[in-house]
This is a predicted structure of a 594-nucleotide part of an RNA (large-subunit ribosomal RNA, domain I) from a Planctomycetota bacterium. The coordinates come from a structure-prediction model, not an experiment, and the mean pLDDT is 83. The sequence was found in a public genome assembly. Taxonomically the source falls in Planctomycetota (Bacteria, Pseudomonadati).
Context: one part of a larger RNA
RNA sequence: GGUAUAUGGUGAAUGUUUUGGCGCCAGGAGCCGAAGAAGGACGCGGAAGGCUGCGAUAAGCCUCGGGGAGCUGUCAAACGAGCUUUGAUCCGGGGAUGUCCGAAUGGGGAAACCCGGCCCGCCAAAAGCGGGUCAGUCGUGCCUGAAUACAUAGGGUACGGUAGGCAACGGAGAGAACUGAAACAUCUAAGUACCUCCAGGAAAGAAAAGAAACCUCGACUUCCUGAGUAGCGGCGAGCGAAACGGAAUGAGCCCAAACCGCAGUUGUGUCAAGCCUAUGAGCGUUGCAACUGUGGGGUCGUGGGACCUGCACGGCGGAAUCAUGGAUCCGUCAAAGAGUUACAAAGUUGUCGUCUAGACGAACCUCACUGGAAAGGAGGGCCGUAGCGGGUGAAAGCCCCUUAGUCGAAAGGCGUCAACCUCUUCGCAGGCACCCAAGUAGUGCCGGACACGUGAAACCCGGUAUGAAUUCGGGGGGUCCACCCCCCAAGGCUAAGUACUACCUGACGACCGAUAGCGCACCAGUAGCGUGAGCGAAAGGAAUGAAAAGAACCCCUGUUAGGGGAGUGAAAUAGAACCUGAAACCAUAUACCU
Numbered sequence: 001g002g003u004a005u006a007u008g009g010u011g012a013a014u015g016u017u018u019u020g021g022c023g024c025c026a027g028g029a030g031c032c033g034a035a036g037a038a039g040g041a042c043g044c045g046g047a048a049g050g051c052u053g054c055g056a057u058a059a060g061c062c063u064c065g066g067g068g069a070g071c072u073g074u075c076a077a078a079c080g081a082g083c084u085u086u087g088a089u090c091c092g093g094g095g096a097u098g099u100c101c102g103a104a105u106g107g108g109g110a111a112a113c114c115c116g117g118c119c120c121g122c123c124a125a126a127a128g129c130g131g132g133u134c135a136g137u138c139g140u141g142c143c144u145g146a147a148u149a150c151a152u153a154g155g156g157u158a159c160g161g162u163a164g165g166c167a168a169c170g171g172a173g174a175g176a177a178c179u180g181a182a183a184c185a186u187c188u189a190a191g192u193a194c195c196u197c198c199a200g201g202a203a204a205g206a207a208a209a210g211a212a213a214c215c216u217c218g219a220c221u222u223c224c225u226g227a228g229u230a231g232c233g234g235c236g237a238g239c240g241a242a243a244c245g246g247a248a249u250g251a252g253c254c255c256a257a258a259c260c261g262c263a264g265u266u267g268u269g270u271c272a273a274g275c276c277u278a279u280g281a282g283c284g285u286u287g288c289a290a291c292u293g294u295g296g297g298g299u300c301g302u303g304g305g306a307c308c309u310g311c312a313c314g315g316c317g318g319a320a321u322c323a324u325g326g327a328u329c330c331g332u333c334a335a336a337g338a339g340u341u342a343c344a345a346a347g348u349u350g351u352c353g354u355c356u357a358g359a360c361g362a363a364c365c366u367c368a369c370u371g372g373a374a375a376g377g378a379g380g381g382c383c384g385u386a387g388c389g390g391g392u393g394a395a396a397g398c399c400c401c402u403u404a405g406u407c408g409a410a411a412g413g414c415g416u417c418a419a420c421c422u423c424u425u426c427g428c429a430g431g432c433a434c435c436c437a438a439g440u441a442g443u444g445c446c447g448g449a450c451a452c453g454u455g456a457a458a459c460c461c462g463g464u465a466u467g468a469a470u471u472c473g474g475g476g477g478g479u480c481c482a483c484c485c486c487c488c489a490a491g492g493c494u495a496a497g498u499a500c501u502a503c504c505u506g507a508c509g510a511c512c513g514a515u516a517g518c519g520c521a522c523c524a525g526u527a528g529c530g531u532g533a534g535c536g537a538a539a540g541g542a543a544u545g546a547a548a549a550g551a552a553c554c555c556c557u558g559u560u561a562g563g564g565g566a567g568u569g570a571a572a573u574a575g576a577a578c579c580u581g582a583a584a585c586c587a588u589a590u591a592c593c594u
Base pairs, nucleotide, nucleotide: 001593002592003591004590005589006588007587008586009585015579016543017540020512021511022509023508025506026505027504028503029501030500031165032164039101040100041099042055043054044053046079049075050074051073061095062094063093064092065091066090070083071082072081106115107114108113116134117133118132119131120130121129122128136162137161138160139159140158141157142156143155144154169200170198171197172196173195180187184234210217211216221248222247223246224245231239232238252493253492254491259296260295261294262293263292264291265290266289267288268287274283275282276326277325278324279323280322281321301471303436304435305434307431308430309429310428311427314333315332316331317330318329319328335425336424337423338422339421347420348419349418350417352415353414354413355412356411358407359406360405364380365379366378367377369376381398382397383387389401390400391399442466443465444464445463446462447461448460452478473488474487475486476485477484528535529534550578553565554564555563556562
């Protein structure tokens, strides 16, 4: 020096454990904000650093319920001072307060600060303090009001809206490259990523100018299938439908126009025209036309509607120049029907259900068995609509919390149903040819989008240039033409079935178990890094123990280090650097090798 064994040290692996994660499902909820949000700053405690809670009424105030003996949150024990059966702490509903910043909004600003105007109050007054108010923009109404006469622009004011935040899902605008094509340019990746705008609890879409095929179907959406088919494609790589069929759900409506009335403006108009009609009387800036606004009317493809005529059309009352009859209109009652998500729109009350605190809830003991401890073992019982799960000194249906089952709300939310309430009131036949969405459809050129890359390329959308028709009309059926068939564009609304999950509740897992699982089991988006955008940890002393019973007292020493006794404990090689405690590495002892 080495080898082996043993005993220790160091070290932290491993095992076990779980406060935390991950995934998925069901239900709820799906917004918050100028009545000042989200997010913060600074404060508030007997003492108070962080966290939590709260806001100068500051770990809280009021009220209504629940609950029932202790309580004054937590790291974090103790002290002090208190509260509480006149019901505290705690849990839930409603309310009050709520500094400063922040859309931030009186003005400014280097966020949490600075400086103001006006009104009111305190004060004798001033200064100062306190309360309130004062941003922009859009809409509506009103007031005012230039150049310029009316007017308009502009100004002012009242009321209402708007802004900003938010995980994913949605619609729209704009829009890559790597990559693949074994290179690469058309093509692909991909209308993806990223950016922007806008919205909702869903969004979008939606009531045929459709799909089909000579038969028919009958809004939209989503899924299955059709089908990797038909097709597209440097016919390369690749891209890739639709209808039919089967399911989920189920809903249809309103305008524009023709025509009638009313109002306003403009024009025109005196023996007129007109005043519903017949007759009689009467009135006559009442008339007529255009435009605008508004009420009625009307909404369709076996074309529909307007207008005219005829038929049909519950009762009562009224009507506008008057009287009578008729027509028409209006009101009301009845009848029938409908309704708060479209088709009109506010709700109120009640029933029932449900959510936001809770409540009740069966049944076991013994042992001189083991053990520190019984839930284990042994013996004898019991409950069960409850033998899910967790805890208790080891392994408990019957010890505790739960569990099956059952019950419960003063207040607030949601839903169902009912009543009140509110709304609606048809058609047929013939005639007439008034209306049925215009810079639209179509067309030329250029693009986009359709599974479809210009192709025979329709259909759809846009730019540009042109530019129709009104039912004897117009569009489509994949160039185009004919026949045939289908359908009515150029206005709008519309639940359900579908997508997603930041948030709440519940349940589950051949998911993880501290180098795993979220980056974070722990005071983590922290410490730290970066000019910044941004990057981003480690760390289970709540992993000692069943319980702090956390080692009184003594000794060694410079020592609050460390250790030895004593004591606690089942155990202290469980002693806080604390469960287990591998290996590398270090030391000691013994044996052997050189």